Transfer RNA from Candidatus Levybacteria bacterium GW2011_GWA1_37_16, 73 nucleotides, folded computationally. It matches the Rfam family "tRNA". By type it is a transfer RNA. Its family is annotated with triplet codon-amino acid adaptor activity in the Gene Ontology. Model confidence (mean pLDDT): 84 of 100. The sequence was found in a public genome assembly.
RNA sequence: GCCAGGGUAGCUCAGUGGUUAGAGCACAAGAUUCAUAUCCUUGCGGUCGUGGGUUCAACUCCCACCCCUGGUA
Repeated sequence: GCCAGGGUAGCUCAGUGGUUAGAGCACAAGAUUCAUAUCCUUGCGGUCGUGGGUUCAACUCCCACCCCUGGUA
């Protein structure tokens, strides 16, 4: 250089067009306990990599670019 996959919450990921973007872990508060841990409840946390395009409507489709992983000579 070329090919393939990926980029979504602090971390690991789901979400393959339809109107409030989610789960687990982590964190905070509460409850429980003599206390801590576990378990339970609640909360916090997102410019969905960037910019454009298509569409009534885009995390999702198309184009370019940036970054990561693997393959290839």